The RNA shown here (transfer RNA) has 73 nucleotides and comes from a Victivallales bacterium. Lineage of the source: Bacteria > Pseudomonadati > Lentisphaerota > Lentisphaeria > Victivallales. Model confidence (mean pLDDT): 81 of 100.
RNA sequence: GGAUCCGUAGCUCAGUGGUUAGAGCAGGUGACUCAUAAUCUCUUGGUCGUCGGUUCAAAUCCGGCCGGAUCCA
Numbered sequence: 001g002g003a004u005c006c007g008u009a010g011c012u013c014a015g016u017g018g019u020u021a022g023a024g025c026a027g028g029u030g031a032c033u034c035a036u037a038a039u040c041u042c043u044u045g046g047u048c049g050u051c052g053g054u055u056c057a058a059a060u061c062c063g064g065c066c067g068g069a070u071c072c073a
Base pairs, nucleotide, nucleotide: 001072002071003070004069005068006067007066010025011024012023013022018056026044027043028042030040031039049065050064051063052062053061
């Protein structure tokens, strides 16, 4: 330098055009317990990497840029 893939909550990820963006783990509250752990209940947390484009409507489709992984040279 070229090719492919990836970027969504603190972490691991789902979501592949249309109702409010979700799960597990983590954090907080409460229940239980003599107490702690475990378990259960409720709950917090997001400019969907960024800038544009397409569309009535974009996390999702297209392009540029940034960052990461793998392969080729």